[in-house]
């Protein structure tokens, strides 16, 4: 680098329309808007910082930003510990 198994965070299960389901005026689930957030997939940024005798080039964050991606649960999850090619 790869593949298994464990661990694994944040932030609304908001507020309206619309379609479907029911045990029916209330829930649940899609979508779709609007307004309010979170960052640790990705990406994009500065640059701490790595290499180097120095310089440069070049590599670079869980620092940003918030495109995406997420905001009950499931999935996803950088990271970490184990095995194994």
């Nucleotide at each position: 680098c790869g593949u298994g198994c464990g661990g694994g965070a944040g932030a609304g299960u908001u507020c309206g329309g619309c379609c479907g389901g029911c045990g029916a005026c209330g829930c649940c689930g899609g979508u779709c808007g609007g307004c309010g957030c979170c960052g640790a997939a990705g990406g994009g940024g500065c640059a701490a910082u790595u290499c180097c005798u120095c310089c440069c080039c070049g590599g670079a964050a869980c620092c940003u930003c918030u495109c995406a991606g997420g905001c009950a649960a499931a999935a996803g999850g950088a990271c970490c510990g184990c095995a194994c090619g």